[in-house]
c-di-GMP-I riboswitch aptamer from a Deltaproteobacteria bacterium, 79 nucleotides, folded computationally. The source organism's lineage runs through Bacteria, Pseudomonadati, Myxococcota and Myxococcia. Its Rfam family is "c-di-GMP-I riboswitch aptamer". Rfam's curators write: GEMM was predicted in a large-scale screen for bacterial structured RNA regulatory elements. Gene Ontology term of the family: cyclic-di-GMP binding. It was read from a public genome assembly, where an Rfam model found it.
């Protein structure tokens, strides 16, 4: 250099819930809160999967990266 995810050091996200904003919703924003994450960064125009909305149906359109493979970046580090 690269690989692991024990330990260590400085960071960092942030479930549920609670306040306020947007959405018909799923949800999503902004504070508060930490259950817990080594990618819990990012991508939903990579694939699946679940949720929502529309439609008589075929479909469409939407929402989850903290469902789950992928793909890309990235801190830190031992045998």
């Nucleotide at each position: 250099c690269u690989u692991a995810g024990a330990a260590a050091a400085g960071g960092g996200c942030a479930a549920a819930c609670c306040c306020g904003g947007a959405g018909u919703a799923a949800u999503u924003c902004g504070g508060g809160g930490a259950c817990g994450c080594a990618a819990a960064g990012c991508c939903a125009a990579c694939g699946g999967a679940u949720c929502c909305g529309c439609c008589a149906g075929c479909g469409c359109g939407g929402a989850u990266g903290g469902c789950c493979g992928g793909g890309u970046u990235g801190c830190c580090g031992a045998u």